RNA sequence: AUCUGAUAAGGGCAAACCGCGGGAAACUGCGGGACGCAAAGUCAUCGGUCUAAAGAGCUUCGGCUCCAUGACGGCAGGACUGCCAGA
Numbered sequence: 001a002u003c004u005g006a007u008a009a010g011g012g013c014a015a016a017c018c019g020c021g022g023g024a025a026a027c028u029g030c031g032g033g034a035c036g037c038a039a040a041g042u043c044a045u046c047g048g049u050c051u052a053a054a055g056a057g058c059u060u061c062g063g064c065u066c067c068a069u070g071a072c073g074g075c076a077g078g079a080c081u082g083c084c085a086g087a
Stems, first nucleotide, its partner, number of pairs: 002087004012037002017032006035074001041080003047075001048072003055066004
């Protein structure tokens, strides 16, 4: 430096669900809680997915459609960084 994560040690993160808060929603912050994770560390740059407030169009005035400037990194790619062990 590269590859691998079978074993060991010390640790780390935290799904569902619950409580309180934020948000139009998707979703999210904190606390509890652990399904899992060797990058489940960082970055919305590309693809994908979710939502549709504002705006636009339509309307039988009930609503419907389009739309990201809103989200998801625990959907996948990419970039950068990193612990331990083994080869």
The RNA shown here (c-di-GMP-I riboswitch aptamer) has 87 nucleotides and comes from Duganella sp. CF458. Lineage of the source: Bacteria > Pseudomonadota > Burkholderiales > Oxalobacteraceae > Duganella. The model forms 90% of the base pairs in the Rfam consensus. The sequence is in RNAcentral, with records from ENA.